[in-house]
RNA sequence: GGAGUCGGCCAGGCAGUCGCGUCAUUCGAAAGAAUGCCGAGGAAAGUCCGGGCUCCACAGGGCACGGUGCCAGGUAACGCCUGGGCGGCGCGAGCCGACGGAAAGUGCAACAGAGAGCAGACCGCCGAACGGUCCUGUCGUUGUGGGGUGCUUGUCGAACGAAGGUUCGAGCAAGUGGCUCCGCACUGCCGAAAGGCGGAGGCAGGAUGCGUGGCAAGGGUGAAACGGUGCGGUAAGAGCGCACCGCGAAUCCGGCAACGGAUCGGCACGGCAAACCCCACCGGGAGCAAGACCAAAUAGGGAGACGAUGCCGCGGCCCGCGGUGUCUCCGGGUAGGUUGCUUGAGCGCUGCGGUGACGCAGGGCCUAGAGGAAUGACUGCCCACGACAGAACCCGGCUUAUCGGCCGGCUCCGCCA
Numbered sequence: 001g002g003a004g005u006c007g008g009c010c011a012g013g014c015a016g017u018c019g020c021g022u023c024a025u026u027c028g029a030a031a032g033a034a035u036g037c038c039g040a041g042g043a044a045a046g047u048c049c050g051g052g053c054u055c056c057a058c059a060g061g062g063c064a065c066g067g068u069g070c071c072a073g074g075u076a077a078c079g080c081c082u083g084g085g086c087g088g089c090g091c092g093a094g095c096c097g098a099c100g101g102a103a104a105g106u107g108c109a110a111c112a113g114a115g116a117g118c119a120g121a122c123c124g125c126c127g128a129a130c131g132g133u134c135c136u137g138u139c140g141u142u143g144u145g146g147g148g149u150g151c152u153u154g155u156c157g158a159a160c161g162a163a164g165g166u167u168c169g170a171g172c173a174a175g176u177g178g179c180u181c182c183g184c185a186c187u188g189c190c191g192a193a194a195g196g197c198g199g200a201g202g203c204a205g206g207a208u209g210c211g212u213g214g215c216a217a218g219g220g221u222g223a224a225a226c227g228g229u230g231c232g233g234u235a236a237g238a239g240c241g242c243a244c245c246g247c248g249a250a251u252c253c254g255g256c257a258a259c260g261g262a263u264c265g266g267c268a269c270g271g272c273a274a275a276c277c278c279c280a281c282c283g284g285g286a287g288c289a290a291g292a293c294c295a296a297a298u299a300g301g302g303a304g305a306c307g308a309u310g311c312c313g314c315g316g317c318c319c320g321c322g323g324u325g326u327c328u329c330c331g332g333g334u335a336g337g338u339u340g341c342u343u344g345a346g347c348g349c350u351g352c353g354g355u356g357a358c359g360c361a362g363g364g365c366c367u368a369g370a371g372g373a374a375u376g377a378c379u380g381c382c383c384a385c386g387a388c389a390g391a392a393c394c395c396g397g398c399u400u401a402u403c404g405g406c407c408g409g410c411u412c413c414g415c416c417a
Stems, first nucleotide, its partner, number of pairs: 001413010012382007020039002023036005041388001045399002048397005053287004065283005070084005085099001086097004100278002105276002107272002122219002124215003129212003132208008142185008150176006156169005186199005227245006246267001247265002250263005291339004301330006310324005346365002349362005383386001
C1' cells in the first nucleotide's frame, strides 16, 4: 500500500424566521395569551419468541396437546446471549450448522436396477468335483440278416438374409458300437419239464462352460448396493490374513459435561425421527379496546313516605294477594370524564469479581407520554448531497429494511528499511 474479517459508533451540519404538542410558571372571569424546559428510531417495522403488569380460572397428581432439543453457564425469562465440544467451509482472521435417541418398537425408500435390507447375480470372473457331449489310448466282449427312427458328412432343391449363413424337404447318397422292433444260429443261468431270464461294456488321460456349481473383484442402475484403500492370498474371489483409515454396547486416562486420547476387539450393526414414536425439560386463558375510579339524560330495578283502611282484578262478602299515581333515597349501568401512562429487569461513569455473557458496590443523570393523535415548514451558507423509516402500556431478544461515514482488534498478500 492492497485485499479481507470481527466489534463498536454516527444517521447531513451550522445560523435565522414562522409553527405544533405535553408540562411548569405568570396574566385572564373565561376563551386564551406570554415565557421556559423537553419533544421518535436503530430499527419506533414484522408481531416471531420471552417476560413485567392487569383481569379471569385454579386442591394435588396424571393423561392428552403444544413447544424446545450437543454440553456448561448467564438471565426476570427465552427459540436470546456467552464460553466450550463436534461437523462443514475458508491459506487465514473467521463464518455456518432443526447438532438428543435408528442397539425400545412400528414404518418409509418413487424411477432405474439382477438386487432396497437377515438383499442380489444382468454383463462379468473362475474351472473339470458331479452330470452331459466329444476326442485319444487301453483292456474286455457270440456271430449274422432285415425293418423303423435318429445323428454325422456330402449333395440337390426351396424359403429367408446385405453377407457369413440359417431353416425346411414323409428329398437323395454314404457312414454310424445312438435308440428301437422282428428273426436265424451259438451260448450262460434257473427249472423235472414246458418254458423263462440273459449274453457288453469298463478303465485311464484330455477337450468343452451345455446343465448342476464357486465368486462378487470389475462393469452397469440408483440419493443410497451390507465398511474403504493397498499388499498378501486364491481356480477366481472374499476381513480369508495383514497395515492404515473407518467402526464399537469393551478397558484405562483427561474433562462438571458435550467430548477427546490410548489400548483392545472384530467387521456386525446401512439411511430417514423436517415419519409415527421414545427420552429430558418447559407451558392455565385473555390482553391497555387489559383493568380501576367518577358518573348525566332516558328506560327499567329496590326501599320508604304521601291523597287513603282509595280504585281495579281474584264475578257475592271478610281476610289476604296482585296491579295502579306523586315525591325522596339507594344500587347496577350507558354516553362522557379521570386513571392505568411512564422512575424503569432505566442510562452512562469509576472500582472490583468473571475467559466471557454478566454480576456486585459507589457516586451521577432524568430522556416523548399524546390520544383523532404533536415532533413540521421556509431562508442562507457548507459538504462527501443525505438511506430505510414515525412512538400509542412497558421491557429483553430475534428477524427484516437501510445513502453513506468514523473508530478499534485481528488475518492474508506485496514493497521498503
Model confidence (mean pLDDT): 76 of 100. Bacterial RNase P class A from Lysobacter korlensis, 417 nucleotides, folded computationally. Rfam family: Bacterial RNase P class A. The family's RNA type in Rfam is ribozyme.